[in-house]
Context: one part of a larger RNA
RNA sequence: GCCUACGAGUUACUCCUAACUAGCGAGUUUAAGUGCUUCAGGCACGAAGGCGGAGCGAAAGCGAGUCUGAAUAGGGCGUGAGCUAGUUGGGGUAGACGCGAAACCGAGUGAUCUAUCCAUGAGCAGGUUGAAGUUUGGGUAACACCAAAUGGAGGACCGAACCAGUUGACGUUGAAAAGUCUUUGGAUGACUUGUGGAUAGGGGUGAAAGGCCAAUCAAACUCGGAGAUAGCUCGUACUCCCCGAAAUGCAUUUAGGUGCAGCGUUCGCAUAAUGUUGUCGUAGAGGUAGAGCUACCGAUAGGGCUAGGGGGUUUCACCACCUACCAACCCCUGACGAACUCCGAAUGCUACGACAAUAAACGAGCAGUGAGGCUACGGGUGCGAAGGUCCGUGGCCGAGAGGGGAACAACCCAGACCAUCAGCUAAGGUCCCUAAGUAAUGACUAAGUUGGAUAAACGAGGUGGGAAUGCACAGACAGCUAGGAUGUUGGCUUGGAAGCAGCCAUUCAUUUAAAGAGUGCGUAACAGCUCACUAGUCGAGCGUUCCUGCGCGGAAAAUAAGCGGGCAUCAAGUCAUUCACCGAAGCUAUGGAUUAAUGGUAGGGGAGCAUUCUAAGGGCGUAGAAGGUCAGUCGUGAGAGUGGCUGGAGCGCUUAGAAAAGCAAAUGUAGGC
Numbered sequence: 001g002c003c004u005a006c007g008a009g010u011u012a013c014u015c016c017u018a019a020c021u022a023g024c025g026a027g028u029u030u031a032a033g034u035g036c037u038u039c040a041g042g043c044a045c046g047a048a049g050g051c052g053g054a055g056c057g058a059a060a061g062c063g064a065g066u067c068u069g070a071a072u073a074g075g076g077c078g079u080g081a082g083c084u085a086g087u088u089g090g091g092g093u094a095g096a097c098g099c100g101a102a103a104c105c106g107a108g109u110g111a112u113c114u115a116u117c118c119a120u121g122a123g124c125a126g127g128u129u130g131a132a133g134u135u136u137g138g139g140u141a142a143c144a145c146c147a148a149a150u151g152g153a154g155g156a157c158c159g160a161a162c163c164a165g166u167u168g169a170c171g172u173u174g175a176a177a178a179g180u181c182u183u184u185g186g187a188u189g190a191c192u193u194g195u196g197g198a199u200a201g202g203g204g205u206g207a208a209a210g211g212c213c214a215a216u217c218a219a220a221c222u223c224g225g226a227g228a229u230a231g232c233u234c235g236u237a238c239u240c241c242c243c244g245a246a247a248u249g250c251a252u253u254u255a256g257g258u259g260c261a262g263c264g265u266u267c268g269c270a271u272a273a274u275g276u277u278g279u280c281g282u283a284g285a286g287g288u289a290g291a292g293c294u295a296c297c298g299a300u301a302g303g304g305c306u307a308g309g310g311g312g313u314u315u316c317a318c319c320a321c322c323u324a325c326c327a328a329c330c331c332c333u334g335a336c337g338a339a340c341u342c343c344g345a346a347u348g349c350u351a352c353g354a355c356a357a358u359a360a361a362c363g364a365g366c367a368g369u370g371a372g373g374c375u376a377c378g379g380g381u382g383c384g385a386a387g388g389u390c391c392g393u394g395g396c397c398g399a400g401a402g403g404g405g406a407a408c409a410a411c412c413c414a415g416a417c418c419a420u421c422a423g424c425u426a427a428g429g430u431c432c433c434u435a436a437g438u439a440a441u442g443a444c445u446a447a448g449u450u451g452g453a454u455a456a457a458c459g460a461g462g463u464g465g466g467a468a469u470g471c472a473c474a475g476a477c478a479g480c481u482a483g484g485a486u487g488u489u490g491g492c493u494u495g496g497a498a499g500c501a502g503c504c505a506u507u508c509a510u511u512u513a514a515a516g517a518g519u520g521c522g523u524a525a526c527a528g529c530u531c532a533c534u535a536g537u538c539g540a541g542c543g544u545u546c547c548u549g550c551g552c553g554g555a556a557a558a559u560a561a562g563c564g565g566g567c568a569u570c571a572a573g574u575c576a577u578u579c580a581c582c583g584a585a586g587c588u589a590u591g592g593a594u595u596a597a598u599g600g601u602a603g604g605g606g607a608g609c610a611u612u613c614u615a616a617g618g619g620c621g622u623a624g625a626a627g628g629u630c631a632g633u634c635g636u637g638a639g640a641g642u643g644g645c646u647g648g649a650g651c652g653c654u655u656a657g658a659a660a661a662g663c664a665a666a667u668g669u670a671g672g673c
Stems, first nucleotide, its partner, number of pairs: 001673006011094003015091010027051003033045004055062002065077004097235002100232001104225006115199009124189001126158003129154001133150006162186003168181003201217001203213003238608006248261005262369002264366005275358010290343001291341002297337002301333004306327001308326002310323004372397010402413003417592004422588003428582003431566003437579001439578006450568002458553002462550010479537005485510003490504003516531001520529002593598001609662001611659007619651002627646005633640002
């Protein structure tokens, strides 16, 4: 893991409540007990007691009323049939649907492991060091002291047994529920060890680690209280049919629980009084969006006017004057605000009425929910971040299948009773993958832009469209040929300054077709090249500005690839117009089921199937029961039934009743594989 068996809303009650059924009814009902008896969960008696029949008030009390109150006001509670029994739904008390703690308490059992202690025994190869003391010699007045021997001390040294467990490796479903190998510490001691004994659970023992007390220790183990408790987790078993939520508000030693309300369901009441929605009319409340601000509060840019201040001039001082400084009030222009408003919608909301539509509303039984989520819009918070968070108004998911979006709870389309090898459409599509146009017309794009996610400032003779304006056959624009001069090297400055370092300006005048006191390059300064300007040649359009379509650059990320793929360029891209087709569980058609337009989680309600037993009735079976197995049949389904084979002795059916009454899950229990 699989198979088989077992495995979870039960039972009790003088309890409460509701529905249904039955009996009696202003009543209803007996309990214990007694009698009878065909001895049956039988019949009769038994009124004690209970419930109901009147309430209100703290009470006196009054009474269909009463209390409050001054009140003949208002308001509160009352004024309608019950009782008994059975069945069912729910509640209560009990273990109360099942399994599950960690723990708490009581009584016992443990020191054969281990901790410490007591008593009595045992063990420690070998080697080394050489304390005290002693002896002898030296030495001293005598000691002291010195030397050599002797001696054999030590939580002394090295190192086996023994005890320990430092390092590393292996082992890790091990050889082993702590080991093996290597290496290491102690090894005459606070040493190790045998045997016997002592200390016991809030207790022991502890050279102290909360260590150890039998592979168990921040309180051992066994049994009991005990089915402790578990607002927690998991599990909770056949079918079909109807309806169908919530993830909100308030409160909570409350926040993953619960109570009340909200939302679901079932029954009742009523058939339009009441509820809901829409439109219209009437009457209202309100300060949002917007807007505005010499209408307040606050904030605010520029200018004017001008108090006050700063600075300067002046003065012995006062006065006075100036000011490209700061600046109130006032004036002009501009303009901001959730906690500003002189203003002020649209919607939404309230009440009444009319019309239309709808079927709700109300009462009672039973719930579940009280972790929500995404999206669009209006906001708070945050960074106008978040698949963030907190509200509001819709939609959807949740509890919703189907088609589209490559894939993808929520986006777009659309709400699945069943069947059909029928048709029409939606979103979205129609070159191939892939159902349907290589459709039509007219443009644009050249970037594979794009189709097929996405980007800015800024830059550019990309290219299409439009507008305005200037020049042009008296010849424009571009190119080519030629000229581009003189006073003069203008004056100043300067080492130099000659069109071209810089400064000045009546930048002037002359000759001209035209030619600047010079557009740029260049020189130390000149020179030189060139431009403006002019003529010729050529022969038809050429410039400038603005608006706009589609493109280009800007454009960097980690496997090759952020395209559904192949691929596509008068597209299979983009824009506009048009027709056709494809395309879903939508709609239609045909047939069928149902009470019905019948998606459905939590949940409420209804109808059934199967299992075991009981009673009554009626049956089957050795001419083959139950069970097993194979193949048809019937039923929407749970299931039922038929035939063959097997099997070898019991078993169905109908009606009614009663339950140890249905397994896929609980890291379920037991057995097997």
Predicted 3D model of a 673-nucleotide part of an RNA (large-subunit ribosomal RNA, domain II) from a bacterium.
Its mean pLDDT, the model's own confidence on a scale to 100, is 83.